[in-house]
Context: one part of a larger RNA
RNA sequence: GAUUGAACGCUGGCGGCAGGCUUAACACAUGCAAGUCGAGCGGAAACGAUGGAGCUUGCUCCAGGCGUCGAGCGGCGGACGGGUGAGUAACGCGUAGGAAUCUGCCCAGUAGAGGGGGAUAGCCCGGGGAAACCCGGAUUAAUACCGCAUACGCCCUACGGGGGAAAGGCCGGGGGACCUUGCGCUAUUGGAUGAGCCUGCGUUGGAUUAGCUAGUUGGUGGGGUAAAGGCCUACCAAGGCGACGAUCCAUAGCUGGUCUGAGAGGAUGAUCAGCCACACUGGGACUGAGACACGGCCCAGACUCCUACGGGAGGCAGCAGUGGGGAAUAUUGGACAAUGGGGGCAACCCUGAUCCAGCCAUGCCGCGUGUGUGAAGAAGGCUUUCGGGUUGUAAAGCACUUUAAGCGGGGAGGAAGGCUAUCAGAUUAAUACUCUGGUAGAUUGACGUUACCCGCAGAAUAAGCACCGGCUAACUCCGUGCCAGCAGCCGCGGUAAUACGGAGGGUGCAAGCGUUAAUC
Numbered sequence: 001g002a003u004u005g006a007a008c009g010c011u012g013g014c015g016g017c018a019g020g021c022u023u024a025a026c027a028c029a030u031g032c033a034a035g036u037c038g039a040g041c042g043g044a045a046a047c048g049a050u051g052g053a054g055c056u057u058g059c060u061c062c063a064g065g066c067g068u069c070g071a072g073c074g075g076c077g078g079a080c081g082g083g084u085g086a087g088u089a090a091c092g093c094g095u096a097g098g099a100a101u102c103u104g105c106c107c108a109g110u111a112g113a114g115g116g117g118g119a120u121a122g123c124c125c126g127g128g129g130a131a132a133c134c135c136g137g138a139u140u141a142a143u144a145c146c147g148c149a150u151a152c153g154c155c156c157u158a159c160g161g162g163g164g165a166a167a168g169g170c171c172g173g174g175g176g177a178c179c180u181u182g183c184g185c186u187a188u189u190g191g192a193u194g195a196g197c198c199u200g201c202g203u204u205g206g207a208u209u210a211g212c213u214a215g216u217u218g219g220u221g222g223g224g225u226a227a228a229g230g231c232c233u234a235c236c237a238a239g240g241c242g243a244c245g246a247u248c249c250a251u252a253g254c255u256g257g258u259c260u261g262a263g264a265g266g267a268u269g270a271u272c273a274g275c276c277a278c279a280c281u282g283g284g285a286c287u288g289a290g291a292c293a294c295g296g297c298c299c300a301g302a303c304u305c306c307u308a309c310g311g312g313a314g315g316c317a318g319c320a321g322u323g324g325g326g327a328a329u330a331u332u333g334g335a336c337a338a339u340g341g342g343g344g345c346a347a348c349c350c351u352g353a354u355c356c357a358g359c360c361a362u363g364c365c366g367c368g369u370g371u372g373u374g375a376a377g378a379a380g381g382c383u384u385u386c387g388g389g390u391u392g393u394a395a396a397g398c399a400c401u402u403u404a405a406g407c408g409g410g411g412a413g414g415a416a417g418g419c420u421a422u423c424a425g426a427u428u429a430a431u432a433c434u435c436u437g438g439u440a441g442a443u444u445g446a447c448g449u450u451a452c453c454c455g456c457a458g459a460a461u462a463a464g465c466a467c468c469g470g471c472u473a474a475c476u477c478c479g480u481g482c483c484a485g486c487a488g489c490c491g492c493g494g495u496a497a498u499a500c501g502g503a504g505g506g507u508g509c510a511a512g513c514g515u516u517a518a519u520c
Base pairs, nucleotide, nucleotide: 001520002519003518004517006516007515008514009513010512013367014366015365016364017363018362019360020359021325026323027322028321030320031319032318035076036075037074040073041072043069044068047067048066050063051062052061053060054059055058083278084277085276092203093202094201095200096199097198098197101195102194106191107190108189109188110187111186112185114148116146117145124137125136126135127134128133154163155162156161168183172179173178204250205249206248211241212240213239216238217237218236219235220234221233222232223231253275254274255273256272257268258267259266260265280301281300282299283298284297303314304313305312306311331357333356334355335354339353340351341350342349343348370400371399372398373397380391381390382389383388404461406456407455408454409453410452414447417443419441420440421439422438423437424436425435426434464509465508466507467506468505469490470489471488475504476503477502478501479500485492486491
């Protein structure tokens, strides 16, 4: 000099953009953060509409036929998104490769969806318990579950053969058989995406850590996995690593990047992005395409809470917020309008992701706090050699301007879509329905009193901080008297201190300025 997720002191007008627990991976009150589908199912707890009945004229009852929908079965999603950095010196990460793998939803291809069965939630009845919840009986549905049939392709094979699937519901038409739209379902192939695995090289300090290793190193048989493999197991062999630093100890998430520097390098890993790990602590599996699962389950432990003492409930390193720790770090805000995600045919619902707003000079950037004129060089202050000098065109005065703030009015863009009507094309037996495209209409904005524009009034509402001995830009007076004090280094202060304290003046930065800490 540059820089910072900074803090502290003094001061503080506005806006834009960013950032905001670096410490206790300490403990957490409260609310919210993952639901959705009635176009899979049986149904009807609540609300509403409609119809009917009763009457007490504003209530009760009946009707799942309707809008809807509590609880339940079922499907998909809760493995994403969000947080944190404890652990980890490791194929964890980075980079370059590899072969023995899986992949829901999505895309393309091929083939198919026939015919049956038995249950079980819920509801009802009964029982136990303080509660959490649990037990028994009866009855019921499905895109829930299970056989059978079929098998282009698929799997196993000793090549003879053997094995394996499915589910329907909706729109429209029809008197009906049935036809049809789009959504699903099954098997399989390929793709895309995502994931698992292996390897070369790179990846902090310590030798006051020198030897380490028994599933250890390799082989064979077997098991296991989606998959190679001591991954596991039995047997056999005795190997494997190490001064090119094994093992041990300490420290640490890694990277793109960031800061600095002419570079080489050094330091660092906040925000943003990629990967990894973790979710009160430790262990375990279940379900599933995917987890050994933050807001799932089981066991153990510590802690907190409820209890009728028998037993139960919980996990903010999600967003806010509280206590604590600390030099120190924000609101228990608004909205799903946009982007994105989950579910759904869709309308739509959910979304503390996200978009916004609030707080903080924490940083960067921009703007303002007036402009011109004005010598009687006013008054006052300071100083003086008492003549003056300086503050100083500074003020006052005169003439203007109105950014920003304030008040009033206007006013984009972020809106694409979705809905209704209609036209054309596709589909179809069809002029239904549906899809695609066009046209028209009424609409969808948290921010928001938006940005921006116009008008109004009036210099009005807006300057401080540090320093002035040398380094280092800037000097005098008074007070003090090795005292009080200053200080980054050298050093000042013991009676005229440009170095302490005050004042006047000056210098430098400026809504900041200094100090401290840290890095180059």

Annotation
Predicted 3D model of a 520-nucleotide part of an RNA (small-subunit ribosomal RNA, 5' domain) from an uncultured prokaryote. Its Rfam family is "Bacterial small subunit ribosomal RNA". The RNAcentral record of the full RNA draws on ENA.